RNA sequence: AAAUAGCAAACCCGUUGAAAAACGGGGACGCAAAGCCACGGGUCUAAAACUGCAAACAGGUGCAGUGAUGACAGCCAGGUUGCCGAA
Numbered sequence: 001a002a003a004u005a006g007c008a009a010a011c012c013c014g015u016u017g018a019a020a021a022a023c024g025g026g027g028a029c030g031c032a033a034a035g036c037c038a039c040g041g042g043u044c045u046a047a048a049a050c051u052g053c054a055a056a057c058a059g060g061u062g063c064a065g066u067g068a069u070g071a072c073a074g075c076c077a078g079g080u081u082g083c084c085g086a087a
Stems, first nucleotide, its partner, number of pairs: 006031002011026006029074001035080003040076002042072003049066006
């Protein structure tokens, strides 16, 4: 090369979550590490907390900003393990 097997984006349904998102079922855009690792860069979210404003003046509420300790390995780099392979 070839063949066998594998994973499963968007979208839909259900569950969890504040959200991002995750998980299960369906579904295939793609993937030779689209297996695993969030500790490098990056991206997403913004619950707690803090600040400001508003009404209110007793807890507390609403809006805006900051905020990762949350998430993404199918963004890039890196680490780690690993299937088949003819002439």
Predicted 3D model of an 87-nucleotide RNA (c-di-GMP-I riboswitch aptamer) from a soil metagenome. Its mean pLDDT, the model's own confidence on a scale to 100, is 83.